[in-house]
RNA sequence: CGCUCGUCCGAGGGGUGUCUCGCAAGAGGCUGAGAUGGCGGUUCCGCCAGACCCUUUGAACCUGAUCCGGGUCAUGCCGGCGAAGGGACGGAGCAAGGGCGGGGC
Numbered sequence: 001c002g003c004u005c006g007u008c009c010g011a012g013g014g015g016u017g018u019c020u021c022g023c024a025a026g027a028g029g030c031u032g033a034g035a036u037g038g039c040g041g042u043u044c045c046g047c048c049a050g051a052c053c054c055u056u057u058g059a060a061c062c063u064g065a066u067c068c069g070g071g072u073c074a075u076g077c078c079g080g081c082g083a084a085g086g087g088a089c090g091g092a093g094c095a096a097g098g099g100c101g102g103g104g105c
Stems, first nucleotide, its partner, number of pairs: 001101005007092004011055004017030005036049006061086003067080004
């Protein structure tokens, strides 16, 4: 000096399960980063927002899947599937920091 990571700004993507009690409202438990709140239709689904995670170096998340094995009160709870198929970006700056490369002394 250059590139890159972390950082900052703006933008975007995604999921929201399962069990117990309860007429319901709701309360409690399990795993997890996240299972929260509101609105509408009505007991199951959709939309919005927040938090959280992820943005191609992409296992955030979806398909396969009403999948397979294990385990649990139950559940993508764990593993396989998975070197599978899909899947959402630009910029600033680099003061203090990390990594790589080049040059000079």
Predicted 3D model of a 105-nucleotide RNA (TPP riboswitch aptamer (THI element)) from Ancylobacter crimeensis. The sequence was found by an Rfam model in a public genome assembly. Lineage of the source: Bacteria > Pseudomonadati > Pseudomonadota > Alphaproteobacteria > Ancylobacter. Rfam family: TPP riboswitch aptamer (THI element). Rfam's curators write: Vitamin B(1) in its active form thiamin pyrophosphate (TPP) is an essential coenzyme that is synthesised by coupling of pyrimidine and thiazole moieties in bacteria. Rfam links the family to the GO term thiamine pyrophosphate binding. The coordinates come from a structure-prediction model, not an experiment, and the mean pLDDT is 77. The model forms 96% of the base pairs in the Rfam consensus.